[in-house]
Context: one part of a larger RNA
């Protein structure tokens, strides 16, 4: 810029492009065909595997730089108790969400088509013979479909379907370097805040009670608690323009 001499929204077609495309092992037919024996089949049919590769976090596990707890040394909170800073996240033991792989689940099939090589039918030229000269079959992991993936700048630029919009701002995000993208902006659950619960640490603090104490026992599965999942308008989603 163009589709498109009107601007948006959402749903396709698929021309044409990319990606897949791997293979072993055993077992049943059958110890059968073959084979003197030794040995050991095609066709077919079923399980398990390797590598690769895509999603994914139920499960195994990592990781989780401030989510529990224990622990040193030191310094401060006026001391005890209690707590806070530094000391690689001070170390140590756990560890949600969320990224993972070593974990899970998928994947290559199956089948159509036209063909190599081969192997054929019917067939003169050449009274025979002959897959070929006219004519028709059959036949590879290979072509071409079938599977996934983008796709209308496919400029021959498709099609249906609905219909006021668009920036900017701002609340966030399973989106992200900027932009973009999606959710949502009071007719509202976008976000934080608060309830609940889910999950993680593992029984707080204060009082008591029992020990001379160190400590130990009750209250207590207690207190804390970052991303999980729902509630709920408290705060935050203000205005603006055509």
């Nucleotide at each position: 810029c163009g589709u498109a001499c009107a601007a948006a929204g959402g749903c396709u077609u698929g021309a044409g492009a990319g990606g897949a495309g791997c293979u072993g092992u055993c077992c049943c037919u059958a110890g059968u065909a073959c084979g003197a024996g030794a040995g050991g089949a095609c066709c077919g049919g079923g399980a398990c595997g390797g590598a690769c590769u895509g999603a994914c976090c139920u499960c195994u596990g990592g990781u989780c730089u401030a989510c529990c707890a224990g622990c040193u040394g030191u310094c401060a909170c006026g001391c005890c108790a209690g707590u806070g800073g530094c000391a690689c996240c001070g170390c140590u033991g756990g560890g949600u969400a969320g990224c993972u792989a070593a974990g899970u689940c998928g994947g290559g099939a199956c089948g159509g088509g036209a063909u190599a090589a081969a192997c054929g039918c019917u067939g003169a030229a050449a009274g025979c013979a002959u897959c070929u000269a006219a004519g028709c079959g059959u036949g590879a992991a290979g072509c071409c479909u079938c599977c996934c993936u983008c796709a209308a700048g496919a400029u021959c630029a498709g099609g249906c379907c609905u219909a006021g919009a668009c920036c900017u701002c701002c609340u966030g995000g399973g989106a992200g370097a900027a932009c973009a993208c999606c959710a949502g902006g009071u007719u509202g659950a976008u976000a934080g805040g608060c309830u609940g619960c889910a999950g993680g640490u593992g029984u707080a603090a204060g009082u008591c009670c029992g020990g001379c104490a160190a400590c130990g026992g009750a209250u207590u599965g207690a207190g804390c608690c970052g991303a999980g999942c729902a509630g709920u308008a408290c705060u935050a989603a203000u205005g603006g323009u055509c």

Predicted 3D model of a 242-nucleotide part of an RNA (large-subunit ribosomal RNA, domain VI) from a Candidatus Moraniibacteriota bacterium.
The full RNA is in RNAcentral, with records from ENA.
NCBI's taxonomy places the organism under Bacteria, Bacteria candidate phyla, Candidatus Moraniibacteriota.
It matches the Rfam family "Bacterial large subunit ribosomal RNA". Gene Ontology terms of the family: structural constituent of ribosome and ribosome. The literature on the family includes a 2001 paper in Science by Yusupov et al., "Crystal structure of the ribosome at 5.5 A resolution".